[in-house]
RNA sequence: AGAGUUUGAUCCUGGCUCAGGACGAACGCUGGCGGCGUGCCUAACACAUGCAAGUCGAGCGGGAAGCCAUAUCCUGCGGCUUCGGCCAAAGGAUGUGGUGGAGAGCGGCGGACGGGUGAGUAACGCGUGAGUAACCUGCCCAUAAGAGGGGGAUAACAACCGGAAACGGUUGCUAAUACCGCAUAUUAUGCCAUUGUCGCAUGACAGAGGUAUGAAAGAUUUAUCGCUUAUGGAUGGACUCGCGUCCAAUUAGCUAGUAGGCGGGGUAACGGCCCACCUAGGCGACGAUUGGUAGCCGAACUGAGAGGUUGAUCGGCCACAUUGGGACUGAGACACGGCCCAGACUCCUACGGGAGACAGCAGUUAGGAAUAUUCGUCAAUGGGGGAAACCCUGAACGAGCAAUGCCGCGUGAGUGAUGACGGUCCUCUGGAUUGUAAAACUCUGUUGUUUAGGAAAAAUUGUAUUGGUAGGAAAUGACCGAUACUUGAUGGUACUAUUCAAGAAAGCCACGGCUAACUACGUGCCAGCAGCCGCGGUAAUACGUAGGUGGCGAGCGUUAUCCGGAUUUAUUGGGCGUAAAGCGUCCGCAGACGGCUUGUUAAGUCUAGAAUCAAAGCCCGGAGCUUAACUUCGGUUCGUUCUAGAAACUGGCAGGCUUGAGUAUAGUAGAGGCAAGUGGAAUUUCUAGUGUAGCGGUAGAAUGCGUAGAUAUUAGAAGGAACACCAGUGGCGAAGGCGACUUGCUGGGCUAUUACUGACGUUCAUGGACGAAAGCGUGGGGAGCAAAUAGGAUUAGAUACCCUAGUAGUCCACGCCGUAAACGAUGAGUACUAAGUGUCGGGUUACCGGUGCUGAAGUUAACACAUUAAGUACUCCGCCUGAGUAGUACGGUCGCAAGGCUGAAACUCAAAGGAAUUGACGGGCACCCGCACAAGCGGUGGAGCAUGCUGUUUAAUUCGACAAUACGCGAAGAACCUUACCUAGGUUUGACAUCCCCGGCAAAGUCAUGGAAACAUGAUGGAGGUUAUCCGGGUGACAGGUGGUGCAUGGUUGUCGUCAGCUCGUGUCGUGAGAUGUUUGGUUAAGUCCAAUAACGAGCGCAACCCUCUUCCUUAGUUGCUAACAUUUAGUUGAGAACUCUAAGGAUACUGCCAGUGUAAGCUGGAGGAAGGUGGGGAUGACGUCAAAUCAUCAUGCCCCUUACAUCUAGGGCUACAGGCGUGCUACAAUGGCCAAUACAACGAGCAGCCACGUGGUGACACGGAGCAAAUCUCUUAAAGUUGGUCCCAGUCCGGAUUAGAGUCUGCAACUCGACUCUAUGAAGUUGGAAUCGCUAGUAAUCCCGAAUCAGAAUGUCGGGGUGAAUACGUUCCCGGGUGUUGUACACACCGCCCGUCACGCCAUGGGAGUCUGUAAUACCUGAAGCCGAUAGCUUAACCCGUAAGGGAUGGGGUCGUCCAAGGUAGGACAGGUGACUGGGGUGAAGUCGUAACAAGGUAUCCCUACGAGAACGUGGGGAUG
Repeated sequence: AGAGUUUGAUCCUGGCUCAGGACGAACGCUGGCGGCGUGCCUAACACAUGCAAGUCGAGCGGGAAGCCAUAUCCUGCGGCUUCGGCCAAAGGAUGUGGUGGAGAGCGGCGGACGGGUGAGUAACGCGUGAGUAACCUGCCCAUAAGAGGGGGAUAACAACCGGAAACGGUUGCUAAUACCGCAUAUUAUGCCAUUGUCGCAUGACAGAGGUAUGAAAGAUUUAUCGCUUAUGGAUGGACUCGCGUCCAAUUAGCUAGUAGGCGGGGUAACGGCCCACCUAGGCGACGAUUGGUAGCCGAACUGAGAGGUUGAUCGGCCACAUUGGGACUGAGACACGGCCCAGACUCCUACGGGAGACAGCAGUUAGGAAUAUUCGUCAAUGGGGGAAACCCUGAACGAGCAAUGCCGCGUGAGUGAUGACGGUCCUCUGGAUUGUAAAACUCUGUUGUUUAGGAAAAAUUGUAUUGGUAGGAAAUGACCGAUACUUGAUGGUACUAUUCAAGAAAGCCACGGCUAACUACGUGCCAGCAGCCGCGGUAAUACGUAGGUGGCGAGCGUUAUCCGGAUUUAUUGGGCGUAAAGCGUCCGCAGACGGCUUGUUAAGUCUAGAAUCAAAGCCCGGAGCUUAACUUCGGUUCGUUCUAGAAACUGGCAGGCUUGAGUAUAGUAGAGGCAAGUGGAAUUUCUAGUGUAGCGGUAGAAUGCGUAGAUAUUAGAAGGAACACCAGUGGCGAAGGCGACUUGCUGGGCUAUUACUGACGUUCAUGGACGAAAGCGUGGGGAGCAAAUAGGAUUAGAUACCCUAGUAGUCCACGCCGUAAACGAUGAGUACUAAGUGUCGGGUUACCGGUGCUGAAGUUAACACAUUAAGUACUCCGCCUGAGUAGUACGGUCGCAAGGCUGAAACUCAAAGGAAUUGACGGGCACCCGCACAAGCGGUGGAGCAUGCUGUUUAAUUCGACAAUACGCGAAGAACCUUACCUAGGUUUGACAUCCCCGGCAAAGUCAUGGAAACAUGAUGGAGGUUAUCCGGGUGACAGGUGGUGCAUGGUUGUCGUCAGCUCGUGUCGUGAGAUGUUUGGUUAAGUCCAAUAACGAGCGCAACCCUCUUCCUUAGUUGCUAACAUUUAGUUGAGAACUCUAAGGAUACUGCCAGUGUAAGCUGGAGGAAGGUGGGGAUGACGUCAAAUCAUCAUGCCCCUUACAUCUAGGGCUACAGGCGUGCUACAAUGGCCAAUACAACGAGCAGCCACGUGGUGACACGGAGCAAAUCUCUUAAAGUUGGUCCCAGUCCGGAUUAGAGUCUGCAACUCGACUCUAUGAAGUUGGAAUCGCUAGUAAUCCCGAAUCAGAAUGUCGGGGUGAAUACGUUCCCGGGUGUUGUACACACCGCCCGUCACGCCAUGGGAGUCUGUAAUACCUGAAGCCGAUAGCUUAACCCGUAAGGGAUGGGGUCGUCCAAGGUAGGACAGGUGACUGGGGUGAAGUCGUAACAAGGUAUCCCUACGAGAACGUGGGGAUG
């Protein structure tokens, strides 16, 4: 940094896709180690169990167990004994004293921190910066002062009582740092009056005076801790404000405590925060309100950056704690592990009532693609309590699980070629590759393993001893040290040493292009792949497997998501003539932008300084873990605010100027607008006349009109509409638009001249006005035209095009509508940037204004634009962001309606599109050619037969060829063979080739038996070979295949087409595909030649060179020839070499000559010549097209068969026969048939051959038999022709099919299935419908002859000669071809492409009677708990009065009231789901109907509008040219 994908190719536009990075991830395959991170993104779903907030006895009343001491009693291990008893360990019970301190309680502090989650929230919630003169702050620090003296209760506890439990009740006792008066008191607080200073202000600060009110608590080891008041600090919080903070306008109006005021209440505090009263305001296009979505930020990811996306972990803030409401306590809460109430849910229950809340840590269920242990420790850090020890701490520190991420290490290193084995591939005796890879040898030891040692993290605290500092008279204490002892969950971990042995450790993905990396096999549009393009239909580098290779590596791929690439929302950094995109046009408020100049200001701007920008992160430089990740230290920024300064530019204020703009004056052009009037031509109708049979209409007709007098013509009248010529890329207007003439009213422009105003300007969202045609409403009018409609035609149909009629409408007035291809497909304004030329207006001929054309620079993808810009710049507005869905749906709004404006999505596709290029095509144009048409001659199509094909049949009717370019074609010849097909019978290394092994006198042939034959068996036979090349047998390699694929191929061939084309090199032009050359003007059969020419040359084709025919010459003279001489029946024989002929070699023709014409090429005519303009014919076939034909000529890849798809044999079939088609033959007759006579060829062939001649036969032919391997002999009589005769127009003396009989020949064999002969038979057929073929001269037509194949078997094929015409005006048309040009939506190229209805399947979506659910409001009802307020009864220790009784004050309870959650009712709003039926849309295989569009697409197309129609569509009106 780019790449793939629209096309036949190109450039552009434009979307889609890929390569990169990232991740709290998941899934698949695989998995050695360590370090550091991270780990419910879903159900803010529900939760079993344990733990997560306690602590203080140095606040208090107390005090269980235990321990110690002691007293009494009991038991009595053991010892002693005089047996009476004594001593006595140990134990138990009770009491007392001490110690001890569990659990519960009162009291204090803490449970507002820490930890979790992101539901809500679009907000002062968060971020940033300010403010509080409007505030609070426990513990902590500092300072100052103080703590006097009293009082009454209560829990615990005890007794009794209630309850299942939770939990209570009554009575009695008691303490406090619990509670309550009184005293004292400041710089506290209230009130009164007051002084100074300061502030923008409400006011603040300081001072002094008076008056009133308010404190305290003790503990104990006697030294500290605590307590009260006040001030200040620190910390934490509260409130206010500026700025910033998502989407939707298909949410445009919202708001009654709403906005403000006065006065109160309330609060820590300001405030409609709340209340009473007053005012009627407040917010909003700079987006209010409403709806949707969302915790915000530091930061994270990405990116060159600007940006975009995200908000896990870590950190800051906020909000929440089952849902909703509420307050209490407190310094702090409206409180996650507190309270009350309501709702839903779960659990317990004795049914009366209770308990609960993991979004703390683990863990469970559920959900999900998916996310961990019911672990250890308070050792460290931090927190709470405590004087402290210490206790608590699922905060935290650690461990466990997971490749979930990042980082590091390893799976070995060196040498090692017989290039081993094996695998894979191939051109397969062999080679290539895997591959120095392995083995082998020599090393190393990271990790692992064994054994041993073993940290740092520890600092404290405490205890003991001891030193110092300040102060003090001193001690104690406080603080700072020293020494010793003491404290580690992790963990015997890190680390170190050591033992062992290469031993235990590699996979995943890809390999068609993008994109690094290729082969084989399998599969056969199947199975499958695929991110895009796409791959797969028998040779798949794309599927699957294997080998190999590439990439990454303890990971690798896939999927989801984000950024990037994407300049594809463009500030950086895009566009709008034709690709998507300029509003139909103008006016114009807000807004944006704005001429020259002076002064001032300092908002923007710039400079300097300051504050802030938390930490972490990023970046830079260091340091510590062996390195890295990681950790740690230092440094750096944007932004915001404040202060000071500068004054060029922008802005503000004040003034001036005239060039922008405007006004006045004088002229001027004009279909500019509105109204009124007038005019002539024409159409139609009516009246009257003349006049007669048609008129009208069309490609041609018909409907229609007309003898009731049309059309035509003359005169007159009526009425409506439009204004010929002038008329012009002429004029005017903002656009739509405007066209007879006259008058009136009126808008704008241009020119000239001087004067005036003094920036008054430009653009313009919302808004307003105008706005073709069609259409709508009301009322007129209505000649012509004419949607609809009717009829006639056309047509397969014709709801059309054509014709005849014809209604709305077209016209007028008034009112709507508001759209067009409303177009220059080009918004408005200003300035600048070559020329030339036409035209309109003005002008003093300097110029100015309009409207066109051609063109420079420049621009553009190209086309093109080019002073009338699409150039160069500036200002403002509008619009675009792939195609379809769709300008559709829904909603809103406007409209009488038709409809207009605004305007999506789901879903589908990988394109859709612009310009230009080359072709191809056109029922486009132009030119040219061809037996292409025309002009002619003869045929085919009708008949019979022959032959080929189809179809059908069959055991088989073998196969191939199918428009032209298959069909008398392969096949130059199927009775067997051929033969490939069928039936039947055989053979299996084979009928044929090579190799190996074994045997050998065994071959072929002949004969016999069996058999249809092949073959089998036997006999005979004696070639070749014998060192076995011969024969037989065996084994397997192999043979064999007319089996498949001509769409795997070679070769060969057909066709366009013997058409004149097809290309290249260099140069030039174009961004490019490409163009040029090859075009143009002539000319030619020809891209043949000439001339012109940014081309100059060249190649393959054309032509020529080759063969043949025609003329002449030379040479030669037999088998050929015969003029002269002789001879004969006969060139027969002499003879001749002249002629013919034969076959070798030459010559000849070149537009060379002449005339005309032309630049030339050439053309026309003529001469000469055997031949004249390529002299006739042949061979010769460019680049290519048709996946044309052929695997059955041959060759060949791959596939298939191998006792058969091979091979041998016999018989059959290819010869079938209803029908159809092609190609031929013979005819239908008199230009003829038949009979008789008679003349003249050429090409060829011949020994298993041609066969003379003779004889026989009616004949086919047979029997004899000469010659000839051929210019000698034979085939070989040519026929038509000519002469004579006959037939006399008929199914015939035409025609010969068919059939019967008898024969001939070939051949092993003519039954299926040959040809020929003779006799007899004598069918159809009397010139052929639509249609169609050949031929331009020795041609057509006609007549015979020969040959190949071949035993035999041509009407076919290929050759030969004989006789021998007609016609061509010409290129309009049909067909084919060539060249140029034009259009194109075609490129498989018109046999193309393509539109719509209908039918069927699937998909998403709109409407829909309804129905279900939710959300937020409104109105009303009800109203828990609770705060607040009020209050006769009940109750009330402290204070007051009182001797007392009692009363008062106060509190509680109860009751009432305001507010209010949840709930209920009601009607609407909004959102979502579903819904019979229904609308269109999309998409599907080869459906149906037509053919609307693309070519002049066969009626040019398209736009708006109206009507109509199965459908595309048609028609009317106006418009555009795309």